[in-house]
Transfer RNA from a Candidatus Uhrbacteria bacterium, 75 nucleotides, folded computationally. Its Rfam family is "tRNA". By type it is a transfer RNA. The coordinates come from a structure-prediction model, not an experiment, and the mean pLDDT is 82.
RNA sequence: GCCGCCAUCGUCUAGCCCGGUCUAGGACGUCGCCCUCUCACGGCGAAAACCCGGGUUCAAAUCCCGGUGGCGGUA
Numbered sequence: 001g002c003c004g005c006c007a008u009c010g011u012c013u014a015g016c017c018c019g020g021u022c023u024a025g026g027a028c029g030u031c032g033c034c035c036u037c038u039c040a041c042g043g044c045g046a047a048a049a050c051c052c053g054g055g056u057u058c059a060a061a062u063c064c065c066g067g068u069g070g071c072g073g074u075a
Stems, first nucleotide, its partner, number of pairs: 001074007010028004020058001030046005051067005
């Protein structure tokens, strides 16, 4: 250089192939309340994410193009 794969809450991850259904779901963590003599456990609730730019479309995390970063392969 070329080819392939990957990028989503603080962390891990589902959803992407096959566009729409609830406000992007779940686990851990964090915060608040309840429970308890206190802590832990448990119960309820909250905050928190689609790598960037553009295109297609009535509608894009999802499809297309480009870029950035990571991993792997190849000379």